[in-house]
Annotation: Large-subunit ribosomal RNA, domain IV from a metagenome, 325 nucleotides, folded computationally. RNAcentral holds the full RNA, with entries from SILVA.
Context: one part of a larger RNA
RNA sequence: GCAUUGUUAAGGAACUCGGCAAAAUGGCCCCGUAACUUCGGGAUAAGGGGUGCCACAGUAAUGUGGCCGCAGAGAAUAGGUCCAAGCAACUGUUUACCAAAAACACAGGUCUAUGCUAAACCGUAAGGUGAUGUAUAUGGGCUGACGCCUGCCCGGUGCCGGAAGGUUAAGGGGAGUGCUUAGCGCAAGCGAAGGUGCGAACUUAAGCCCCGGUAAACGGCGGCCGUAACUAUAACGGUCCUAAGGUAGCGAAAUUCCUUGUCGGGUAAGUUCCGACCCGCACGAAAGGCGUAAUGAUUUGGACGCUGUCUCGACAAUGCAUCCG
Numbered sequence: 001g002c003a004u005u006g007u008u009a010a011g012g013a014a015c016u017c018g019g020c021a022a023a024a025u026g027g028c029c030c031c032g033u034a035a036c037u038u039c040g041g042g043a044u045a046a047g048g049g050g051u052g053c054c055a056c057a058g059u060a061a062u063g064u065g066g067c068c069g070c071a072g073a074g075a076a077u078a079g080g081u082c083c084a085a086g087c088a089a090c091u092g093u094u095u096a097c098c099a100a101a102a103a104c105a106c107a108g109g110u111c112u113a114u115g116c117u118a119a120a121c122c123g124u125a126a127g128g129u130g131a132u133g134u135a136u137a138u139g140g141g142c143u144g145a146c147g148c149c150u151g152c153c154c155g156g157u158g159c160c161g162g163a164a165g166g167u168u169a170a171g172g173g174g175a176g177u178g179c180u181u182a183g184c185g186c187a188a189g190c191g192a193a194g195g196u197g198c199g200a201a202c203u204u205a206a207g208c209c210c211c212g213g214u215a216a217a218c219g220g221c222g223g224c225c226g227u228a229a230c231u232a233u234a235a236c237g238g239u240c241c242u243a244a245g246g247u248a249g250c251g252a253a254a255u256u257c258c259u260u261g262u263c264g265g266g267u268a269a270g271u272u273c274c275g276a277c278c279c280g281c282a283c284g285a286a287a288g289g290c291g292u293a294a295u296g297a298u299u300u301g302g303a304c305g306c307u308g309u310c311u312c313g314a315c316a317a318u319g320c321a322u323c324c325g
Base pairs, nucleotide, nucleotide: 001320002319003318004317005316006315007314008313010311011310014309019306027051028050029049030048031047036041038145052067053066054065055064056063057062068072080304081303082302083301084300085299086298087296088295092104093103108143109142110141111140112139113138114137120129121128122127146291147290148289149288151221152220153219156218157217158214159213160212161211162210165209166208167207171203172202176198177197178196179195180194183190184189222240223239224238225237226236249283250280261277262276263275264274265273
């Protein structure tokens, strides 16, 4: 000097990004226990008291009397607690070796496919999974307990249904025509049959166009101007555009740039926090919206207790390093 550990006056988070680390709490028995709540919980809530040994009584719990210590769960083992908020309902799962979470899963909800040789999936196939199941079943998508709810838009894209018309492949069809040449012709040339090419009309499916439906399908959910007897604001009016112009609820939010918005609370002092406001740069309803008891090695703010985290250090033990022998 480093590591591990112990003690520490007065103060007690002033440390620090942050109480990180440490300290503190701790078992059992008795008393007592709030908001809130899904009535189960919350709860060991919180907060108090007791705790050894001996004798006697009693089955015992326990009671009475006595004894010792600073201290009786005498060591070891052994919850810190409370208040407020975000997120996720919960137990669970995860980046083996930098992330355990608000991510994944979940029960529940909903949409969709599938009538059994099921759909879906693996395989060239045989065959197999689904399932020795049968729509209260199985596959896929989204959402994610529970409570209250889930608004408007089908113009675009997708999907489903429709089949009158338009378009449309191969195939069918074969008008016509090229080459070839028996023959005809003085020649130019014409040219049967056959062969061999090209090939119009016509016929013809799905699809697309078209018609309709569908948003818990992909998605979308306006602008400008004026107006009230102070001012300000605009219930109201006008106008343009759109498929329709964001409803309920929430809102400086895990979303707010301006921004440390403004007001209130907490502090002597608060860019964080809590409660409001609404001017939502750029919330919003199953990529769910808003609440919510319980739960959480979750995130944020506060309080009590506690402490060497700190003011500000000090001393000691053990080990290592170093030095001397």